[in-house]
RNA sequence: CUGUUUGAUAGAGGUGCGGACACCAUGCGUACCCCGGAACAAGGCCAGGCAGCCGUCCCGGGAGAGAGGGGUCUCCGCCGAAGACGAGCCGACUUGCCUGAGUCCGCCGGUCUGGGCCGUGGGAGAACAUCCCCCGGACUGUCACGAAUUUCGUGGAGCGCUGUCGUUUUC
Numbered sequence: 001c002u003g004u005u006u007g008a009u010a011g012a013g014g015u016g017c018g019g020a021c022a023c024c025a026u027g028c029g030u031a032c033c034c035c036g037g038a039a040c041a042a043g044g045c046c047a048g049g050c051a052g053c054c055g056u057c058c059c060g061g062g063a064g065a066g067a068g069g070g071g072u073c074u075c076c077g078c079c080g081a082a083g084a085c086g087a088g089c090c091g092a093c094u095u096g097c098c099u100g101a102g103u104c105c106g107c108c109g110g111u112c113u114g115g116g117c118c119g120u121g122g123g124a125g126a127a128c129a130u131c132c133c134c135c136g137g138a139c140u141g142u143c144a145c146g147a148a149u150u151u152c153g154u155g156g157a158g159c160g161c162u163g164u165c166g167u168u169u170u171c
Base pairs, nucleotide, nucleotide: 003169006166007165008164009163010162011161014079016078017077018076019075020074022072023071024070033062034061035060036059037058039056040055043054044053045052046100047099048098049097050096051095082113083112084111085110088107089106091104092103093102094101114140115139117137118136119135121133122132123131124130142156143155144154145153146152147151
């Protein structure tokens, strides 16, 4: 000096990721409640059983929300940032109990995804907003290999890549 092992540290990808306050629109003249009218009944309260409670649906009128999700500014934390999924556990809700089903929060330890965008399909949702999942497409970053080498092609994955400082060993 070149490579190899390994640790620390600092970084890059860009419509980059996530969070918080405030404001705005939507939700919506909707839910709930009150008044009036008409219709219905062994009806309704997620399913069944036992109880309990209450009527159910529609029309007109009065009054009338919130949550989740979204947008904007500012700030904060960052580059497995973050997200999703199967299963499990605690709790809450759907009138009480039992069984079941569904929804939500948290924990857990595994699996997958480099990133954003577009599209078919599916799920959630009031929604054509937005989010999530499978698949596909081009783009982009990174490394390896190859080539006609300042570009192109193929392939892999972030447990990656690059820089610096050590460490191990080799020449």